Description: Predicted 3D model of a 132-nucleotide RNA (c-di-AMP riboswitch aptamer (ydaO/yuaA leader)) from an Actinomycetota bacterium. Its Rfam family is "c-di-AMP riboswitch aptamer (ydaO/yuaA leader)". Rfam's curators write: This family represents a conserved RNA structure found upstream of the ydaO and yuaA genes in Bacillus subtilis and related genes in other bacteria. Model confidence (mean pLDDT): 77 of 100.
Formats: sequence, structure tokens, C1' cells
RNA sequence: CUAAAAGUAACGCUGAGUUCUCAUGAGAAGCGGGGGAACCAUUUUAGGGGUGAGUCGGCGCUUAGAUGAAGCCGUAGGGUACCUUCAACCCGAACCCGUCAGCUAACCCCGUAAGCGUUGAAGGGGUGUAUU
Repeated sequence: CUAAAAGUAACGCUGAGUUCUCAUGAGAAGCGGGGGAACCAUUUUAGGGGUGAGUCGGCGCUUAGAUGAAGCCGUAGGGUACCUUCAACCCGAACCCGUCAGCUAACCCCGUAAGCGUUGAAGGGGUGUAUU
């Protein structure tokens, strides 16, 4: 000098997952999810259903068969620091209920985690920070 790693602070990203009170336990507000009438709707062993963007298809491995099946290619859909357009890049999982749940007023119940560091251009209108 260069590169990498770690820590702190600030600023942010995916996500509902934030804030306040409290000596602790915990309790509220906000946000999010599930159950649950009438009316309407609907077809249950090839079980069915829920959270979530994460569905569907082909090839292939594998199996007596299968929703099991290493992996590959696409795809509905989703994300990348306000909005729109264009381009580029990335994701397209996982888990849960347990034979049971359509919608659903009243009513009842539950969650408030986890993981990270980003993309440029044009236009428009906003927002925030710092300084004076």
C1' cells in the first nucleotide's frame, strides 16, 4: 500500500413481527393470522386443510405403486432504499394441523420471529439527514 475477516455506531433489506408501561413476572396499543351463523356455495382415502411469493409442468433417479424420488430445465408468482417505465440480478422454500375446518355478523383463540447488506438509467412528485 492492497485485500480479507471481526466488532461498534449510523443507515437500511426480506418479513405481520414494531412501540409503550412495568422491580420481575407480565400487560397494553399497533400490525398480522386462525376458528366461527343465516344466506349463498360445495363433494369428502387417490384423505382434507393452514401459514407463506414459494404454484404448476417436463426430463431424469427411484419404486410393486405413490404426493416417496439425488438432480436438471422451465413456469404462475415474489424481491432488489418513495412512485412509474426500461434493463439487469436474485428467490420460486420450509414448516404445521391430524380424519377435521367453504364463505361467515356476534363471539373465541393465536403470533409479534428469524435471517441479512443492497442496482443502474430516465422522468415525476415526495421524504429524510447534516450544517447555517